Model confidence (mean pLDDT): 83 of 100. The RNA shown here (transfer RNA) has 71 nucleotides and comes from a Theionarchaea archaeon. The same sequence occurs in records of 2 taxa. It matches the Rfam family "tRNA". It is annotated as a transfer RNA.
RNA sequence: GCGGCCGUAGUCUAGUGGUAGGACUCAAGCCCCCCAAGCUUGCGACGCGGGUUCGAAUCCCGCCGGUCGCA
Numbered sequence: 001g002c003g004g005c006c007g008u009a010g011u012c013u014a015g016u017g018g019u020a021g022g023a024c025u026c027a028a029g030c031c032c033c034c035c036a037a038g039c040u041u042g043c044g045a046c047g048c049g050g051g052u053u054c055g056a057a058u059c060c061c062g063c064c065g066g067u068c069g070c071a
């Protein structure tokens, strides 16, 4: 330098055009003599810019980052 794949919460992950979901963590409550465990509830996310569309995490283009391969 060229090409493939990937980028969703503090961490891991689902979601291939129509209300962004789950687990762990965290906070509060219940329980308990206390802690842990367990139960209930809650907070929190689509890498950046542009385009297509009535509507984009999703499709297209560029950039950034990661990873693999080629040179």
Base pairs, nucleotide, nucleotide: 001070002069003068004067005066006065007064010024011023012022013021018054026042027041028040029039030038047063048062049061050060051059